The RNA shown here (Bacterial large signal recognition particle RNA) has 265 nucleotides and comes from an Anaerolineae bacterium. Its Rfam family is "Bacterial large signal recognition particle RNA". Rfam's curators write: The signal recognition particle (SRP) is a universally conserved ribonucleoprotein involved in the co-translational targeting of proteins to membranes. The RNAcentral record of the sequence draws on ENA. A source record names the gene ffs. The coordinates come from a structure-prediction model, not an experiment, and the mean pLDDT is 82.
RNA sequence: CCGUGCUAGACGGGGAGCUGGCGGUGUCCUGUACCCGCAAUCCGCCAUAGCGGGGUCGAAUUCCCUCCUGAGGGCUCAGCGCGUCCGAAACUGCCAUUGUCGUGCGGUGUUGAAGGGCGGGUCCUGCGCGGCAGGAACCUCCGAACCCCGCCAGGUCCGGGAGGAAGCAACGGUAAGGGGGCCCUCCUGGGUGCCGCAGGGGCGCCUGCCCGGAGCCGGGCGGCUUUGGUAAGCCGGGUGGUGCGGUUCGAAGGAAGGUGCGCGG
Numbered sequence: 001c002c003g004u005g006c007u008a009g010a011c012g013g014g015g016a017g018c019u020g021g022c023g024g025u026g027u028c029c030u031g032u033a034c035c036c037g038c039a040a041u042c043c044g045c046c047a048u049a050g051c052g053g054g055g056u057c058g059a060a061u062u063c064c065c066u067c068c069u070g071a072g073g074g075c076u077c078a079g080c081g082c083g084u085c086c087g088a089a090a091c092u093g094c095c096a097u098u099g100u101c102g103u104g105c106g107g108u109g110u111u112g113a114a115g116g117g118c119g120g121g122u123c124c125u126g127c128g129c130g131g132c133a134g135g136a137a138c139c140u141c142c143g144a145a146c147c148c149c150g151c152c153a154g155g156u157c158c159g160g161g162a163g164g165a166a167g168c169a170a171c172g173g174u175a176a177g178g179g180g181g182c183c184c185u186c187c188u189g190g191g192u193g194c195c196g197c198a199g200g201g202g203c204g205c206c207u208g209c210c211c212g213g214a215g216c217c218g219g220g221c222g223g224c225u226u227u228g229g230u231a232a233g234c235c236g237g238g239u240g241g242u243g244c245g246g247u248u249c250g251a252a253g254g255a256a257g258g259u260g261c262g263c264g265g
Base pairs, nucleotide, nucleotide: 001265002264003263004262005261006260009057010056011055012030013029014028015027020046021045022044023043024042034054035053036052037051038050063258064257066255067254068253072249073248074247075246076245079244080243081242082240083239084238085237086236087235091233092232093230094229095228096227099224100223101222102221103220105218106217107216108215115211116210117209118208119207120206121205122204123200124199125198126197127196128195129193130192132189133188134187135186136185138181139180140179141178142177148173149172150171156165157164158163
């Protein structure tokens, strides 16, 4: 150095969770890397940490150590941001507002401003008048089998007779009551009226006269200011592993090194 037979060992790994701890079943990430039985109200073990049975490969590209790289997962707000909820309101902002200053515009005024004086109306109460509404009176129509009137056929009664009497229905009229009308008259009523009289009241508004003799009024813009509101900024608190960061575990991949026994040539 070659061939050959064995042994150690390998035949997936990892995260979280569970556990006193380790591993498994389950789950998640990688990835394709034997089989059978057990297993989550669990299964089997004890820092030598799955148990039991079987199979293939086998000192190397496959085993072991170190380094690089790094999927993915966990933790962390007592790191920086970001999101969200609540609170507060000194400051900035925003919306209103008070007063004042400046500026500019508009309206009105010698056909008389501001201011002042006198009076009236609007307002309240009472009375009157009118109107409206309702009712009454009045006019008209209907309207009583009998207990309303008139006139009473038939029939009834009295009489010797002549004649007389009571009287239903029909007809006519009317009462109670009802329908319609209502120029005039009366009664009642009101958040009735460009109405009248009187009393009352009097902020404001409208209006007439007198005094007076040149201003008066309203917004816009800007500055300062007062007050209120809002809560975008600012301040405070809560919350969210949400981005970054920190930390932890870490598969696959890559690099280099290390590592048995026997036999034969």